[in-house]
RNA sequence: UUUCGGGGUAAGGUGAAAUUCCUAAACCGGCAGUCAUAGUCUGCGAGCCAUUUUUUGGCUGAUUUGGUGAGAUUCCAAAACCGACAGUUAUAGUCUGGAUGGGAGAAA
Numbered sequence: 001u002u003u004c005g006g007g008g009u010a011a012g013g014u015g016a017a018a019u020u021c022c023u024a025a026a027c028c029g030g031c032a033g034u035c036a037u038a039g040u041c042u043g044c045g046a047g048c049c050a051u052u053u054u055u056u057g058g059c060u061g062a063u064u065u066g067g068u069g070a071g072a073u074u075c076c077a078a079a080a081c082c083g084a085c086a087g088u089u090a091u092a093g094u095c096u097g098g099a100u101g102g103g104a105g106a107a108a
Stems, first nucleotide, its partner, number of pairs: 001108004011023003026094002028083002030044004039081002047059004063079005085097003
């Protein structure tokens, strides 16, 4: 310098209105690290707040049990849990939007 760089909802019910509620099933998981492969460990990004002039500071979700092993909250078995902001005729991880953006970073 160039390129790349976030995934995901059937069905039924109530209702004026719901992919948002209820019933009952699904589905998804950014980047780097690690004695060994991670949504839940550590750090970072994204997001929000303040500051002020693009810097600096702060906030920021969720896991246990058993097994194997030299070593695993990362593998195997089982059971759990979590999910920015704004919008919406009605409450959203999955719809719409900021975003043909930004970005930890990766490759050449």